[in-house]
RNA sequence: CUCUUAUCCAGAGCGCCCGAGAGACAUGGCUCAUUGAUCGGCGCAGCAACCGGCCCUCAUCACGGCAACGGUGCUCUCCAUACCCCCCAGCGCAGCGUUAACGAUAACGGCGCGGCGGGAACGAUAAGGG
Numbered sequence: 001c002u003c004u005u006a007u008c009c010a011g012a013g014c015g016c017c018c019g020a021g022a023g024a025c026a027u028g029g030c031u032c033a034u035u036g037a038u039c040g041g042c043g044c045a046g047c048a049a050c051c052g053g054c055c056c057u058c059a060u061c062a063c064g065g066c067a068a069c070g071g072u073g074c075u076c077u078c079c080a081u082a083c084c085c086c087c088c089a090g091c092g093c094a095g096c097g098u099u100a101a102c103g104a105u106a107a108c109g110g111c112g113c114g115g116c117g118g119g120a121a122c123g124a125u126a127a128g129g130g
Base pairs, nucleotide, nucleotide: 001130002129003128004127005126006125007124008123013044014043015042016041017040021032022031023030026081027080028079029078045075046074047073050071051070052069053066054065055064083119084118085117087115088114090113091112092111093110096109097108098107099106100105
C1' cells in the first nucleotide's frame, strides 16, 4: 500500500510543548482557533472491550460470560446534500397518455420536486492474509 471479516446512534481529559489555520473527501452551510485551536510529542488519568488471557464447549468451533495485566484504539465538536431501492401521493407536467364507455365518467400509468425509511459508497478502528 492492498484484500477479507467485524463494528461504527454509546462512553471517557486535563497539564505542558509546538505555532496557523482546522472540522475524513466534494458542494453548500455552520462553527472552533494566538484567551494557542487542528495535527503531532511528553506526562498522568479515564472510557471501551477488537486481539492476546481465563470460563463455558467433545472440541484449539461458534455464541455467550469474566477480568482489564499486555497489544491496539479512543476521551470538545459538526449539519445538510451527493449514489441505489422501497413507501407517501402534497405540488407540477396536466382536465397528460393508454384502455373502457361513447354521455358524463371510470380504471391504470410515467417523470420531476417534496417527505420518510433502508441500503450502498466513502471514511475510521481491530484482527488475519498478500
Molecule: SAM riboswitch aptamer (S box leader)
Organism: Deinococcus alpinitundrae